[in-house]
């Protein structure tokens, strides 16, 4: 470097959901737990998709008139178990 996941070898990861903790959140740790994965290893490089604390809007709601808050937009916060792409690795075969 290709290909596979059918068989052996060691085995490996853990979805939902609970409890703990850290976080505005999304989500992450770390028990349990087990749906499924051959890269369900590792990396946010394009795409996507979540999520809005700070920060921005002020067309709308709210206001006597404003404010607060709502409401909108925004990632420098996330997710590698969306898809791509990189990059390492078991076992078999060529």
């Nucleotide at each position: 470097c290709c290909u596979g996941a059918a068989a052996c070898a060691g085995g490996g990861c853990a979805a939902a959901c609970c409890c703990a903790u850290c976080g505005a959140a999304a989500g992450g740790u770390g028990g349990g737990g087990g749906c499924g994965c051959a890269a369900a290893g590792u990396c946010a490089c394009c795409g996507g998709u979540c999520u809005a604390a700070a920060g921005g809007g002020u067309g709308c709601c709210g206001u006597u008139c404003a404010a607060a808050g709502g409401c909108c937009c925004u990632a420098c916060g996330a997710c590698a178990g969306c898809g791509g792409g990189a990059u390492u690795g078991c076992c078999a075969g060529a």

The prediction has a mean pLDDT of 83. This is a predicted structure of a 94-nucleotide RNA (c-di-GMP-I riboswitch aptamer) from Usitatibacter palustris. The RNAcentral record of the sequence draws on Rfam. Taxonomically the source falls in Usitatibacter (Bacteria, Betaproteobacteria, Nitrosomonadales, Usitatibacteraceae). Of the family's consensus pairs, 91% are formed in the model. It matches the Rfam family "c-di-GMP-I riboswitch aptamer". Gene Ontology term of the family: cyclic-di-GMP binding.